[in-house]
Molecule: c-di-GMP-I riboswitch aptamer
Organism: Actinomycetota bacterium
RNA sequence: CCCACGAAAAGGCAACCCCGGGGAAACCCGGGAGACGCAAAGCCACGGGCCUACCGGGAGCGAGCUCCCCAUGGCAGCCGGGCCGCCGAA
Numbered sequence: 001c002c003c004a005c006g007a008a009a010a011g012g013c014a015a016c017c018c019c020g021g022g023g024a025a026a027c028c029c030g031g032g033a034g035a036c037g038c039a040a041a042g043c044c045a046c047g048g049g050c051c052u053a054c055c056g057g058g059a060g061c062g063a064g065c066u067c068c069c070c071a072u073g074g075c076a077g078c079c080g081g082g083c084c085g086c087c088g089a090a
Stems, first nucleotide, its partner, number of pairs: 012038002017032006036077001042083003046080003049075003056069005
């Protein structure tokens, strides 16, 4: 000097809940309150996984529903991967 690790410091994000809004739903956005936790709990749906099933397909049938299948919908705080990134003790 460089790499790995990540203690400390300064900070950061924000689980759950409530209200309003969007959506068929999953879920998302905003506000409040409040921290379950997170070294990327910053961003990206590329791979896997999970959630929902409007539309569509199939079956039943009391023609309106129920059940089954299906992402083009969603989850980055499920994992992997990609990109950017604060501080750096032992």